[in-house]
RNA sequence: UUGAUGACGAGAGGAGAGACCACACACCAUCAUAGGUGGUAGUUGGCGCCGAAGGAGCAAACCUGUAUAAGGUGAAUCUCUCAGGCAAAAGGAGGCUCGUUGGACG
Numbered sequence: 001u002u003g004a005u006g007a008c009g010a011g012a013g014g015a016g017a018g019a020c021c022a023c024a025c026a027c028c029a030u031c032a033u034a035g036g037u038g039g040u041a042g043u044u045g046g047c048g049c050c051g052a053a054g055g056a057g058c059a060a061a062c063c064u065g066u067a068u069a070a071g072g073u074g075a076a077u078c079u080c081u082c083a084g085g086c087a088a089a090a091g092g093a094g095g096c097u098c099g100u101u102g103g104a105c106g
Base pairs, nucleotide, nucleotide: 006101007100008099009098010097011096018047020046021045022044024043025042026040027039028038029037030036031035048086049085050084054082055080056079057078061073062072063071064070
């Protein structure tokens, strides 16, 4: 059972944190074309932050054990912040809706 948990596919949403500082490079603009000045959502460096891609860590419990030690397995939206992110865009966990599968294994 007028079909749960689960799996697959699609759709609509979906939070948080500096449009920070530096002009070193690059590009653009401008001036009096040596050079200076200004701008940039680019690169780089610096400081400060976020957690909901990914990654990492562990509680109870269970197992091994010389059964006291020690070790192993062990979850997350918890913790850490390696990665990623901190205007927009992109990304985005976990849920929701629909469809397919499946058949009580919940």
Predicted 3D model of a 106-nucleotide RNA (Glycine riboswitch aptamer) from Shimazuella kribbensis DSM 45090. The sequence was found by an Rfam model in a public genome assembly. The coordinates come from a structure-prediction model, not an experiment, and the mean pLDDT is 82.